Transfer RNA from Candidatus Nomurabacteria bacterium RIFCSPHIGHO2_01_FULL_40_20, 71 nucleotides, folded computationally. Rfam family: tRNA. Gene Ontology term of the family: triplet codon-amino acid adaptor activity. Rfam classes the family as a transfer RNA. The sequence was found in a public genome assembly. The coordinates come from a structure-prediction model, not an experiment, and the mean pLDDT is 84.
[in-house]
Order: sequence, then C1' cells, then structure tokens
RNA sequence: CGCGGGUUGGAGGAAUGGCACCUCAUCAGGCUCAUAACCUGAGGAAUCUGGUUCGAAUCCAGGACCCGCAA
Repeated sequence: CGCGGGUUGGAGGAAUGGCACCUCAUCAGGCUCAUAACCUGAGGAAUCUGGUUCGAAUCCAGGACCCGCAA
C1' cells in the first nucleotide's frame, strides 16, 4: 500500500428504515435492629462529516480509531 470486520449510557450486549431496549453498575426510596439480598423508581448513550429518504443506529461516500487477512 491492498482487502475484510468492528465503533450504541460507566461496563457488556441487542435492535424490519419509524418508540433506542436488556443485563450489570450508579443514585434515590422501600424492606431490615443494621448490612447484603430482594422490591420500586430515576439519571445517563448512537466515532465524525456529508449524502439518499417523508423519516437513518440501520442504506451510500469519505475521514478517525481498533482488530484480522494478505503482502
């Protein structure tokens, strides 16, 4: 240099082009003599820039970073 895959709350993962969801963690409340466990609730996320579309996490192009293959 060439090819392929990936990037989603603090962590790990889902998601027919239309509501971003789950588990753990965090915080608050409940329960308890108290802590843990358990129950209820809350906050917090799309790698970036353009394009297509009525509508993009999703499709297309380019950039960044990570992983792999080939050389």